[in-house]
RNA sequence: AUGAGGGUAAAGGGAGAGACCGCAGCAGUCGGCAGGUCGUGCCGGCCGGAAGCGGCGCCGAAGGAGUAAGCCGUCAUGGUGAAUCUCUCAGGCAAAAGGACCUUUAUCGGACG
Numbered sequence: 001a002u003g004a005g006g007g008u009a010a011a012g013g014g015a016g017a018g019a020c021c022g023c024a025g026c027a028g029u030c031g032g033c034a035g036g037u038c039g040u041g042c043c044g045g046c047c048g049g050a051a052g053c054g055g056c057g058c059c060g061a062a063g064g065a066g067u068a069a070g071c072c073g074u075c076a077u078g079g080u081g082a083a084u085c086u087c088u089c090a091g092g093c094a095a096a097a098g099g100a101c102c103u104u105u106a107u108c109g110g111a112c113g
Base pairs, nucleotide, nucleotide: 006108007107008106009105010104011103012102013101018056020055021054022053023052028046029045030044031043032042033041034040057093058092059091063089064087065086066085070080071079072078
């Protein structure tokens, strides 16, 4: 059993924390010079957001790490042992992406609650 727990797939929902500061500079744009056939080269200024590099601050709900009781063993050190707890390695701090977890559907499965 009009299908438990659980697995797989899809859809939906889903928080937190600087659109921080600095540097360099592609493309682009403005100016100057050269050349002069096309449109090219050089120099200088500007150069947003994201990305690149560096710095400080912050967040916890991918992942990771640590840890209680209990159990095992020595009967000494230990082993095992959960998380939304803690740490912040990783990741993240406008949007996008990601996102623990929750819900629904389909399916596997077959008994817990």